[in-house]
Molecule: c-di-GMP-I riboswitch aptamer
Organism: marine sediment metagenome
């Protein structure tokens, strides 16, 4: 970052699968990506088994709070990588 080049990755839906969920895996498939390849460092969604506290009832529901997960294809950021016009 270009009507290049070699390629590359894989959204949504479906199917198995895992997990308590959020989400992940892996297969079919493209919405798209010039890092849409790595990291959970900082912020932003997201999740809630399990622990505390309230409150209504006693089977268990609701409400908060620590904690822990998730998401890099939400964004900063670090770190690598192909090609080489303008």
């Nucleotide at each position: 970052g270009a009507u290049a080049c070699u390629g590359g990755c894989a959204a949504a839906a479906c199917c198995g699968g895992a997990g308590a969920a959020a989400u992940c895996c892996g297969g079919u498939g493209a919405c798209g990506c010039a890092a849409a390849a790595c990291c959970a460092c900082g912020g932003g969604u997201c999740c809630u088994c399990c622990u505390c506290c309230g409150c209504c009832g006693c089977a268990g529901g609701c409400g908060g709070a620590a904690a822990g997960g998730a998401u890099c294809g939400c964004c900063g950021g670090g770190u690598u990588g192909c090609c080489g016009a303008a």